[in-house]
RNA sequence: GCCGGGGUAGUUCAGUGGCAGAACGCCAUCUUGGUAAGAUGGAAGUCGGGAGUUCGAUUCUCCCCCCCGGCU
Numbered sequence: 001g002c003c004g005g006g007g008u009a010g011u012u013c014a015g016u017g018g019c020a021g022a023a024c025g026c027c028a029u030c031u032u033g034g035u036a037a038g039a040u041g042g043a044a045g046u047c048g049g050g051a052g053u054u055c056g057a058u059u060c061u062c063c064c065c066c067c068c069g070g071c072u
Base pairs, nucleotide, nucleotide: 001071002070003069004068005067006066007065010024011023012022013021018055026042027041028040029039030038048064049063050062051061052060
């Protein structure tokens, strides 16, 4: 340099045009001899950055940045 995959909650990942979600973790309450286990509830996201298309973009297109793999 070329090709492919990926970037979404603290972490691991779903979601492929119309409300942004799960699990684990975190916080509170209940339960308990008990800071564990269990139950209930809650907080936490400029969806990597910019532009374009569209009535509407996490999703489609282009440019850039970062990570992983392959080729040279």
Predicted 3D model of a 72-nucleotide RNA (transfer RNA) from a Candidatus Wolfebacteria bacterium. Its mean pLDDT, the model's own confidence on a scale to 100, is 83. Its Rfam family is "tRNA". Rfam's curators write: Transfer RNA (tRNA) molecules are approximately 80 nucleotides in length. NCBI's taxonomy places the organism under Bacteria, Bacteria candidate phyla, Candidatus Wolfeibacteriota.